[in-house]
Context: one part of a larger RNA
Molecule: small-subunit ribosomal RNA, central domain
Organism: uncultured bacterium
RNA sequence: CUGGGCGUAAAGCGCGUGCAGGCGGUUGGAUAAGUUGUGCGUGAAAGCUCCCAGGCUCAACCGGGAGAGGCCGUGCAAGACUGUCCGACUAGAAGUAGAGAGAGGCCAGUAGAAUUCCGGGUGUAGUGGUGAAAUGCGUAGAGAUCCGGAGGAAUACCAGAGGCGAAGGCGGCUGGCUGGCUCUAACUUGACGCUCAGACGCGAAAGCAUGGGGAGCGAACGGGAUUAGAAACCCCGGUAGUCCAUGCCGUAAACGACGCUCACUAGACGUCGGGGGGGCAACCCUUCGGUGUCGAAGCUAACGCUAUAAGUGAGCCGCCUGGGGAGUACGGCCGCAAGGCUAAAACUC
Numbered sequence: 001c002u003g004g005g006c007g008u009a010a011a012g013c014g015c016g017u018g019c020a021g022g023c024g025g026u027u028g029g030a031u032a033a034g035u036u037g038u039g040c041g042u043g044a045a046a047g048c049u050c051c052c053a054g055g056c057u058c059a060a061c062c063g064g065g066a067g068a069g070g071c072c073g074u075g076c077a078a079g080a081c082u083g084u085c086c087g088a089c090u091a092g093a094a095g096u097a098g099a100g101a102g103a104g105g106c107c108a109g110u111a112g113a114a115u116u117c118c119g120g121g122u123g124u125a126g127u128g129g130u131g132a133a134a135u136g137c138g139u140a141g142a143g144a145u146c147c148g149g150a151g152g153a154a155u156a157c158c159a160g161a162g163g164c165g166a167a168g169g170c171g172g173c174u175g176g177c178u179g180g181c182u183c184u185a186a187c188u189u190g191a192c193g194c195u196c197a198g199a200c201g202c203g204a205a206a207g208c209a210u211g212g213g214g215a216g217c218g219a220a221c222g223g224g225a226u227u228a229g230a231a232a233c234c235c236c237g238g239u240a241g242u243c244c245a246u247g248c249c250g251u252a253a254a255c256g257a258c259g260c261u262c263a264c265u266a267g268a269c270g271u272c273g274g275g276g277g278g279g280c281a282a283c284c285c286u287u288c289g290g291u292g293u294c295g296a297a298g299c300u301a302a303c304g305c306u307a308u309a310a311g312u313g314a315g316c317c318g319c320c321u322g323g324g325g326a327g328u329a330c331g332g333c334c335g336c337a338a339g340g341c342u343a344a345a346a347c348u349c
Stems, first nucleotide, its partner, number of pairs: 003321004007303002012317001014202004021195003025089007033082002035078007048067005054062002092192001093189003096185005104178007111155001116150007126137002163170002207248006216242002221237004259316006267294012298305002322349003331342004
């Protein structure tokens, strides 16, 4: 440089914002950088193609002649396409106006149920736990039951294959601040767009730092069982943690194991949010946007996918290239650490 690929065989960065770069809607004009044609220059020798009644006994080889030859320079011509410049447009994009749905985010407040603990009343011998038990708790009065109080965490029903968010994720109620999205009209701008190496930001759980908090649960740990053993599964306890604030970490089966954007390609049935029409209504017809199930063509190694594509095309990015060694060593960068990111080779099959 090039080929084939990336749902499950190796392969889509966890997700976003976005500079450089790549790519770019309709139309008129200009230009001529790219592009195409042509002339000239250049294109050493060797090599290559053709020719020779050339030289070695032939050939290879050697010699002579002609031609081709990438790149490059320069002149002329063309003006479709790309580029550049000027002008116009509205189908992309954005805005405006009017509606709307939502566990989207942050902060503050607040409610009820339940568990636990504390105080008090009633009350007496058990309770708890399991496959069965035991450890545990209980006559210093437990468990049960009633009243009062404290504190932390999570929000039953509603609840849905439902909704929102870029992803991670988000669920009581109220208020404040705030992001995104959809629909309708087609009013405004006039290509302002798509993608994105690097960069920057976000990023479950666990973990780390400092301070707080600690009800329940519960790594570690102690005990009881089980067992041949039991470093487990079961049981009784229980520290870190789980919670809050601030700062780190930056990983995951971060999954739809499916990058983003645009266009096109049979149908059928649900569901969520809007618009239009009909109907008293139930509901029906229609149209956008989401989210599901099935399914045709097509695709696929098969499984399966099928307008939410894994179909048919276009643009841009990331990634793969036999198994082990190894996501390791070394180096570098990052981190308080744990470790993360980048990433080999020998050797071996």